[in-house]
C1' cells in the first nucleotide's frame, strides 16, 4: 500500500429484515446488619468514532475520513 473485522453508558457486550437503544459489572440512594462484606429494591448515566448521503424514519444501508486488530507482499 491492498483486503477483512471492530468502534454503542466508566468497563464488557446486546439491539433479529431499517420502526427510534438495553443487560451485566461499576457508581449513587434505600432496606437488611452492631459495623463492614454479601443479599434485596431503586436511581442516574448515550451526539451509537467523525462528517455527509438515502429514507417518512438509520446503531443498522451507501460514501469519505479517523482509531484499533488481523491477513498479505
Nucleotide at each position: 500500500g491492498c483486503g477483512c473485522c471492530a468502534g454503542u453508558a466508566g468497563c464488557u457486550c446486546a439491539a433479529c429484515c431499517g420502526g427510534a437503544a438495553g443487560a451485566g459489572c461499576a457508581a449513587c440512594g434505600g432496606c437488611c446488619u452492631u459495623c463492614u462484606a454479601a443479599g434485596c429494591c431503586g436511581u442516574a448515566g448515550g451526539u451509537u468514532g467523525a462528517a455527509g448521503g438515502u429514507u417518512c424514519g438509520a446503531g443498522u444501508c451507501c460514501u469519505u475520513c479517523c482509531u484499533g486488530g488481523c491477513g498479505u507482499a
Annotation
Predicted 3D model of a 73-nucleotide RNA (transfer RNA) from an FCB group bacterium. Its Rfam family is "tRNA". The source organism's lineage runs through Bacteria and Pseudomonadati. The RNAcentral record of the sequence draws on ENA. The coordinates come from a structure-prediction model, not an experiment, and the mean pLDDT is 82.